[in-house]
RNA sequence: GCGAGAGUUGCCAAGCCAGGUCAAAGGCGCCAGGUUCAGGGCCUGGUCUCGUAGGAGUUCGCCGGUUCGAAUCCGGCCUCUCGCACCA
Numbered sequence: 001g002c003g004a005g006a007g008u009u010g011c012c013a014a015g016c017c018a019g020g021u022c023a024a025a026g027g028c029g030c031c032a033g034g035u036u037c038a039g040g041g042c043c044u045g046g047u048c049u050c051g052u053a054g055g056a057g058u059u060c061g062c063c064g065g066u067u068c069g070a071a072u073c074c075g076g077c078c079u080c081u082c083g084c085a086c087c088a
Base pairs, nucleotide, nucleotide: 001084002083003082004081005080006079007078010028011027012026020068029047030046031045032044033043034042035041048057049056050055061077062076063075064074065073
């Protein structure tokens, strides 16, 4: 350099093809509570931000575009992985 794949809420990891029902499944971790003398285990709830709550806001590597509407479609860029090529 060419080709292919990947980047998601602390971590892992679905969703993307076939755009709305998505703050986004599930697991781990963490917090609170229940059970227990206690710990572990198990169970329940919570875990982006604000709010007592109803609710509101901002998010899917970065920047743009399309659309009424984008994690999802399109373009460019960045990073990582694999294969090939190149170099010596």
Overview:
This is a predicted structure of an 88-nucleotide RNA (transfer RNA) from a Methanomicrobiales archaeon. It matches the Rfam family "tRNA".